This is a predicted structure of a 108-nucleotide RNA (c-di-GMP-I riboswitch aptamer) from a Burkholderiales bacterium. Its mean pLDDT, the model's own confidence on a scale to 100, is 83.

RNA sequence: AGCUGAAAAGGGCACACCCGCCGAAAGGCGGGGUCGCAAAGCUUCCGGUCUGAAGGGUCCGCGUGACGCUCGAACGCACGCCGGCCGCAAGAUAGCGGGGUUGCCAGU
Repeated sequence: AGCUGAAAAGGGCACACCCGCCGAAAGGCGGGGUCGCAAAGCUUCCGGUCUGAAGGGUCCGCGUGACGCUCGAACGCACGCCGGCCGCAAGAUAGCGGGGUUGCCAGU
């Protein structure tokens, strides 16, 4: 320096779940916890998966306005608002996989 992780030593990390905080959500952070992990260290470059806030489209309802009309209303039109649906990553996942990068111990 390369390859490998059977056994070992000293250690490390921490799924689910619980508590607190953050976030629209996915999820994250801190504490407890301990399913597992030899990179379950770091990194969104590639693919996957998850979410769908803002903006967009659409539908229903409501309101306002103009047109129209003898007058009024309805329908239609325009705009606004609540809600549903569609679609969307710039969000999330490194404990989904690959790549990049750094590193402990042991064997060879």